[in-house]
RNA sequence: AGAGUUUGAUCCUGGCUCAGAAUGAACGCUGGCGGCGUGCCUAACACAUGCAAGUCGAGCGCGAAAGUGACCUUCGGGUUGCGAGUAGAGCGGCGGACGGGUGAGUAACGCGUAGACAACCUACCCUGGGGUACGGGAUAACACUUCGAAAGGGGUGCUAAUACCGUAUGAGCUAUAUACUACUGAGGUAGUAUAUGGGAAAGCGUGCCUCUGUUUAUCAAGCACGCGCCCUGGGAUGGGUCUGCGUCCCAUUAGCUAGUUGGUGGGGUAACGGCCUACCAAGGCGACGAUGGGUAGCCGGCCUGAGAGGGUGGUCGGCCACACUGGGACUGGAACACGGCCCAGACUCCUACGGGAGGCAGCAGUGGGGAAUAUUGGGCAAUGGGCGGAAGCCUGACCCAGCGACGCCGUGUGAGGGAAGAAGGCCUUCGGGUCGUAAACCUCUGUCAGUGGGGAAGAAAGGGUAUGGGUUAAUAGCCUGUACUUUUGACGGUACCCACAGAGGAAGCACCGGCCAACUCCGUGCCAGCAGCCGCGGUAAUACGGAGGGUGCGAGCGUUAUUCGGAAUCACUGGGCGUAAAGCGCGCGUAGGCGGCUGAUCGAGUCAGGUGUGAAAUCCCACGGCUCAACCGUGGAAUAGCACUUGAUACUGGUUGGCUAGAGUCUGGCAGAGGGUGGCGGAAUUCCCGGUGUAGGGGUGAAAUCCGUAGAUAUCGGGAGGAACACCAGAGGCGAAGGCGGCCACCUGGGCCAAGACUGACGCUGAGGUGCGAAAGCGUGGGGAGCGAACAGGAUUAGAUACCCUGGUAGUCCACGCUGUAAACGAUGGGCGCUAGAUGUGGGUCCUGUAGUAGGGGUCCGUGUCGCAGCUAACGCGAUAAGCGCCCCGCCUGGGGAGUACGGUCGCAAGGCUGAAACUCAAAGGAAUUGACGGGGGCCCGCACAAGCGGUGGAGCAUGUGGUUUAAUUCGAUGCAACGCGAAGAACCUUACCUGGGCUUGACAUCCCGGGAACCCUGUGGAAACACGGGGGUGCCCUUCGGGGAACCCGGAGACAGGUGCUGCAUGGCUGUCGUCAGCUCGUGCCGUGAGGUGUUGGGUUAAGUCCCGCAACGAGCGCAACCCUUGUCCCUAGUUGCCAUCAGGUGAAGCUGGGCACUCUAGGGAGACUGCCGAGGUUAACUCGGAGGAAGGUGGGGAUGACGUCAAGUCAUCAUGGCCCUUACGCCCAGGGCUACACACGUGCUACAAUGGUGCGUACAAAGGGUAGCGAUACCGCGAGGUGGAGCCAAUCCCUAAAAGCGCACCCAAGUUCGGAUUGCAGUCUGCAACUCGACUGCAUGAAGGUGGAAUCGCUAGUAAUCGUGGAUCAGCAUGCCACGGUGAAUACGUUCCCGGGCCUUGUACACACCGCCCGUCACACCACGAAAGCUGGCUCUACCCGAAGUCGCUGAGCUAACC
Repeated sequence: AGAGUUUGAUCCUGGCUCAGAAUGAACGCUGGCGGCGUGCCUAACACAUGCAAGUCGAGCGCGAAAGUGACCUUCGGGUUGCGAGUAGAGCGGCGGACGGGUGAGUAACGCGUAGACAACCUACCCUGGGGUACGGGAUAACACUUCGAAAGGGGUGCUAAUACCGUAUGAGCUAUAUACUACUGAGGUAGUAUAUGGGAAAGCGUGCCUCUGUUUAUCAAGCACGCGCCCUGGGAUGGGUCUGCGUCCCAUUAGCUAGUUGGUGGGGUAACGGCCUACCAAGGCGACGAUGGGUAGCCGGCCUGAGAGGGUGGUCGGCCACACUGGGACUGGAACACGGCCCAGACUCCUACGGGAGGCAGCAGUGGGGAAUAUUGGGCAAUGGGCGGAAGCCUGACCCAGCGACGCCGUGUGAGGGAAGAAGGCCUUCGGGUCGUAAACCUCUGUCAGUGGGGAAGAAAGGGUAUGGGUUAAUAGCCUGUACUUUUGACGGUACCCACAGAGGAAGCACCGGCCAACUCCGUGCCAGCAGCCGCGGUAAUACGGAGGGUGCGAGCGUUAUUCGGAAUCACUGGGCGUAAAGCGCGCGUAGGCGGCUGAUCGAGUCAGGUGUGAAAUCCCACGGCUCAACCGUGGAAUAGCACUUGAUACUGGUUGGCUAGAGUCUGGCAGAGGGUGGCGGAAUUCCCGGUGUAGGGGUGAAAUCCGUAGAUAUCGGGAGGAACACCAGAGGCGAAGGCGGCCACCUGGGCCAAGACUGACGCUGAGGUGCGAAAGCGUGGGGAGCGAACAGGAUUAGAUACCCUGGUAGUCCACGCUGUAAACGAUGGGCGCUAGAUGUGGGUCCUGUAGUAGGGGUCCGUGUCGCAGCUAACGCGAUAAGCGCCCCGCCUGGGGAGUACGGUCGCAAGGCUGAAACUCAAAGGAAUUGACGGGGGCCCGCACAAGCGGUGGAGCAUGUGGUUUAAUUCGAUGCAACGCGAAGAACCUUACCUGGGCUUGACAUCCCGGGAACCCUGUGGAAACACGGGGGUGCCCUUCGGGGAACCCGGAGACAGGUGCUGCAUGGCUGUCGUCAGCUCGUGCCGUGAGGUGUUGGGUUAAGUCCCGCAACGAGCGCAACCCUUGUCCCUAGUUGCCAUCAGGUGAAGCUGGGCACUCUAGGGAGACUGCCGAGGUUAACUCGGAGGAAGGUGGGGAUGACGUCAAGUCAUCAUGGCCCUUACGCCCAGGGCUACACACGUGCUACAAUGGUGCGUACAAAGGGUAGCGAUACCGCGAGGUGGAGCCAAUCCCUAAAAGCGCACCCAAGUUCGGAUUGCAGUCUGCAACUCGACUGCAUGAAGGUGGAAUCGCUAGUAAUCGUGGAUCAGCAUGCCACGGUGAAUACGUUCCCGGGCCUUGUACACACCGCCCGUCACACCACGAAAGCUGGCUCUACCCGAAGUCGCUGAGCUAACC
C1' cells in the first nucleotide's frame, strides 16, 4: 500500500466482498507448566441457607445458668460459697448517610469544563478564647398480672444516668434600632460603639495526700492528670446552590406555556429563587429547532485510524441515580436512608383464619432466562474502616486461595551426529520421485512436570520489664527516647535453592481455484456437498469427501458476532450534479450568508507572552523491582480546551468621515409576434336560400359503411356563424419562464445605444414565503364553423377493444374561478471578473466613403456555427464554457421495492407536494470499441429471382429413412450440410444382432515348462463347433552322441490376450459446410487513457483486398491470380501392335502382304494469347468498349487446388488413442434365424402414361475402359437365358464388341391400345456346399395402376440442358445405384423491384451461447416479507372530572399532663 466482482473486450461511475487491528466474548477441534490480569453483556427475573455493622461496663440501673464445694434433709429436695457482677437483654452515647452493589430511570446544570455564592451548612478532627452553678420530677429494664396461635401488646408497681426538664450567669453569640470607619462592579458587605430583647452545660476514670475537710493513714467534698460537656472565633474536610460553554436520533413532532413570565406582600429553607401563597401586570420559549417521540447513566479513558475522525464507556478512578414497585415523612451535622420507619400495590412464606413476616442491584450460593460468565473456600497476618482511654471486638471492604487457555506474557515437548537415502505410505512417464536426517542407531543435556531435602521476604506496630528527659507535690498519668523481653502469617512448607531418576510424561488446528502462501491421486457424477465475493459439482473436479504431500500459526487453531479500518462509499482535512444518482418550471423577495476604494477610532474575532486549571491511573520517555517479559514502582514529559491577565492591530468586524470604478436616477434616440382591452378585415371550411345541371359522389393499398333521382357531387349568386390568421417568415425578433404571429387605436412592462449630469455601496444570492406557470382536466354561464378523446359503423386481421375509412359527444373558443403538472430540456441555478481567434445574423452608434441603397474600418448589446489553450470517463464544451476563480441557493450517495405505503398538508374531484421500510439482487448504470442483427440506407455479386428447357410432388416398381412390429429386425448418419448416406455389391460368410449348442491362457501376440517335427489317411457321436479314437511319417542346424537349438504342432501354469462394450462433449487423423466467397492478418510507425483504430477507409476498376490514383502510413504474410493436369491449333522427334497417299502383289471382300511413315493417330518435346497492335472512352492511369490478325481474345473450356476461422458439425464401427467398464464373459467357436418384417409417412431414382411413338426387317458412325482362378473368337446345339467346345490374347496385336439414338422400308391409327409393363402361374438357364425364408436371367401365359400429375418444389446459361447408348469398380452370383465415356444436340437471360445466400461502406441497438437474441405483462400452484382490513387487545402518554392511604403543614375542638406560668 491495495485486491476480486457489471463487459466479447474497454474506460468511467457505482455498490457488494476480502486481506488488518480489536473484544468482559461464545461455539468446534485440541490442550504440558507458570506468572499477571479478568469472568451474568441476557431477567433492575424470583430467591432456600449462612455470613456482609457494630461497639462502649472508663455514661446507667438490673443480673442469670450449667457445673462444682460446703451444710441441712422428711432423701423429694433446701440453704449457701465458687462460677460472676460473667453471659444476657435494657436505658444512654457514637456509628448504621462510610465502605460494598447495580445502571432501571435520567437528554437533565445529570455529566464534562471554566467560574460564582457579598445567598449557605459542615458531627467526629486541629487551633484560640470563655465556662462547666443551683435544682427537679419521670421512665425502660425488673417484678406481678393480663390479651394473643404467633408477631407482639395492655395494666399495676419499683429504679438509675453523660436520658429529660426548670432556674442562674454569660466575655463572646444573636435580633432590632442608631452612629461612625473601611471595602466594593450596582445592589451591598465587613468592622466598631451604644440601647433593648433572646439564649448554655454532664459528668466519668485513675492516682495522690502538697493544700482543705475527715479519720489516723484511710477516705473525698480536697489536689492532680486524663477523657468528656456547654458557649464562641478561626482552620481543615465534606457538602448545598447558581451561571457561561459543550453533550444522540426523528420536522412523517411546528408551534409550546396559567404558577405559565415578571412584580409586590407573606410563608418556607442551612441558603437564593414561583420553591409555595395572595394580589397585580401579560408575559415567557421556538427553524441558532421550542414542544413531542425514540434511544441512552456521564466522564477520565478504551478500540481503531497517517491524521482528522468513527465506535465505545466492561475491569480501575471521579460524578450521578437507584435499592421489590409507587408515595411519604421521622431521626440526625448530613438521609427522604440497600441490610431504618409508615402507607398502598404485586409477589413469596407462616397461621389456630382472627392476623402476621419478608425484600441478595452486599459475599458465596439456588432456580430461571441465555450462545454464555466462577467457590454456599481461608483469614483479619497486611492495608483501610466503626466503636472504645486501652486491651480489644466487628469488618464477604480487603488480603489470599479455588474454578475457566477468557486475555496478555514467559517456557517446554529435547540437542548433536546419522544414507543402505531402510521398511512402510503416496505418486509415477515404471526409469524413478517424495515423506526424508525424518526414523532406527550412536553420543549428550536436564528446563517444566515427578520424588526427596533445605527454605525466605511480606512484621511494623502493640504489650511487658528496666531506665533517661519534659510536665507535676509526685516514683500517678501524659509526651518522648533507649535497652531487654514477649506476642502476631490466611496465603503456605508457597516463592526460591539443592539433589535423584530418565528423552523418559507433554502437538495440535486451519488452509492449499483466484483474491491468498501451499498440488497430486482416488471416490463421487448438478448427486452428496462447498461457498467471504467471484463461483465450484451434469464421468479424468488442484473448488465436494478421503489420502499422500505442502503452506500458515502454534498450547493453541479455526468459526460466529460486534467495532474501526480499507470506504475519498457523507468528502473539515477530502467528492460530486449536460448524458452515470443529482439544478427547484420561472420570477419577486424575508431571515441568513457574502460584499468596492480611502482615512480615523475601538480591539470583538485573530496573533503573541504570562498566570491558573487541565485529579490520580492510562498513553509516551528515563531509571528501577520480580531470572526475562507481561505486570509493578519512582521520576519526568505531554495535553486540546476553558478562565484570568499583559501586549500587537495587517486582515475580518463595530462606530465614524470621505470617494466613485459596483448599483441606481435624469436627458435624447432605437428595435421588437413582450402583456392587457376594444374595434376592424379578407381568404377558406361548413350550413341555409335560390339558379344551372344529372347520376353519380366520396373514400382507400383495394374496398365498404356513408351522401345522392325527395336531385347530391360540380358550378353561379345571396345569406348565417364560429374559429384560425396564407404569402411576408428567416439558424429572425420579444419575454424571467410558460409562451407570443392579420390590421388599427388606447393602456402598460422590460431591453439596447449615445453623451453628459446627479445619488454615494443604496450591492449579489436567497431557507421559509409569495406571484406567474403549456396541454389536459374540474366548476358556473355562454358559444360551437372546422377538428375531434369516448362511442357507433365499415374495412384489415387468426383476432384487431388499434393503425385506414364514414360519422360523432365531451373538449378545443369566450367570461369568471380552480388545478400547478411536463422530455416545464440547453436534460447545463443565479451573480461578478478573467482567458487566442475565424465566420454568419438581429439592433444601435462612431469614422471613412458612395450617385440615391451600397462598400470598408472601429465599438456596445443580442443570437448561431467552427475552433486554440484548458477541461472531460468519453461523447463533447470551448468568451452564450462543461475553462480559470470568488459568493449564495438547490440537489445527489448502488439497483429493484417506489415517487409506492403510512402520516401531514393543498385540492370540488382528478390528483399535487412532502416521502419511508420490510424484503430482494451483485449488480443497476454512462460513454466509447469490435462484431452480429434490422420487415435501416447505399454500392455489388451468385441459375438467387426473372426469361427458358426438362423434371420431382399423382401411378407401378426399385432403393434409403422414419414409424410400427419382432427373439432379433446390429450400429452409425438427422435442416441446408441425414435419408441409391458409411455399404464400390447382407442367400452361408460378411455380421457387429437374436435363439440354441460349445470353449476358458483362449481364434490372435510375447515369455516359461513338458512332449511331439510338420504333416497325411481314417473311424464313432453330433446340425456343426466339438468330443473320443485308429494308422502312417520323419526333415533342418550344432553335438562331447547323452543331448541341445530354430520353425511348427499338442498338453500345462501364470503374466497376459481379447472386446464393432461406453465416452467424437477427453483426443489424433480424416471429412462435410459457409465457399473458390474475397477475404483473414502481421511488423514498424502514427492516433486513442483504453478496448481499439489506421494500413484494409475514400475516387475509379475487376471474376478477385485485381489493378490504378489518393491518403499517417510504409511494407509484409496466408488467400486471389499464375505455376500443374486435361482439352482446342500448329511444329519437331519417334513409327508398332497404329496408319495407307504414292508403287507393287493379292482376295468373294478386306492394310491381307511387300513396302512406306506423307496423312490420321499414338506420346514425348516445343510454339502460341501478352490487352501485344489500331481506334474510342477514361485522369496522360488502372481499365472498359469496338476492330484487325488468329485455331483460340480479354480468366479460351474443364479439372486439381479450399485463407483466418465457424458449426463442442460428422466419425472411438476404417485406423490410432486417454479414461472408464467386461474377464468360464460385454471374449472366442458353431448351426439356424435376423439385418429382406409392413397398416402407414417421407427422400432419392427407374419405367411409363404413348404416334417427335411402338413393333418388324435392313443399314451407318464412337469414346473410354477391362481381361490368366480372366476375357473367351470361328463352329455346333437350344425359341431363349445358355450349353458344348476351345483358336487367340498378360493385350494400340486377341477377346469383351452389338454401340444406341440415327437412316431406309413396312405395319399399328387414338384405343387403357401392337401404349404401359406391375403382379401372378408354369417351365427353365446360370453362379454357388446351398437360391425356402432371400439371387439374377430366359421362355410361354397373365396382363394391374397409369391418359402429363394439388399445394409446393428441383436442376440447368453451351457442346450446357435434354436425349441415346457404352464401359468400369465392388463381385462366385446379384445394379434402376455409384464412377467414367462418347453420340445427337437446343431454348432463354429485358433486367436486379422482389425471394434466398454472400461481399464492402454506413446507421440504430437495451443483442454478444450475438434476432432461433433479448424481453414485458396476466394467470395457476407453493412459500417469504411488508402493508391494508370489520373488529378484538396490550403498552406509553395528554386533558377533564370522581373516590382517595400514609404523611407534612395549618385551623378547630375534645381528652390527657410531673417539671414552666